[in-house]
RNA sequence: GGAUGCUUAGUUCAGUGGUAGAACGCUUCAUUCACAUUGAAGAGGUCGCAGGUUCAAUCCCUGCAGCAUCCA
Numbered sequence: 001g002g003a004u005g006c007u008u009a010g011u012u013c014a015g016u017g018g019u020a021g022a023a024c025g026c027u028u029c030a031u032u033c034a035c036a037u038u039g040a041a042g043a044g045g046u047c048g049c050a051g052g053u054u055c056a057a058u059c060c061c062u063g064c065a066g067c068a069u070c071c072a
Stems, first nucleotide, its partner, number of pairs: 001071007010024004018055001026042005048064005
């Protein structure tokens, strides 16, 4: 330099056009002498950035940035 893939909650990941979810973690409450376990509730997201298409974009298109792999 070229090609491909990925970027979504604190972490690991779903979500292939119609107002974003799970598990673990965190907080509170119940249970316990206490801790753990268990149960219930809750908080937490400009979906990497900027444009475009569309009535509507996490999703489609373009550019940029970062990470990984392959080729040279």
A computed fold for a 72-nucleotide RNA from a Candidatus Wolfebacteria bacterium, annotated as transfer RNA. Rfam family: tRNA. Gene Ontology term of the family: triplet codon-amino acid adaptor activity. By type it is a transfer RNA. The organism belongs to Candidatus Wolfeibacteriota, within Bacteria.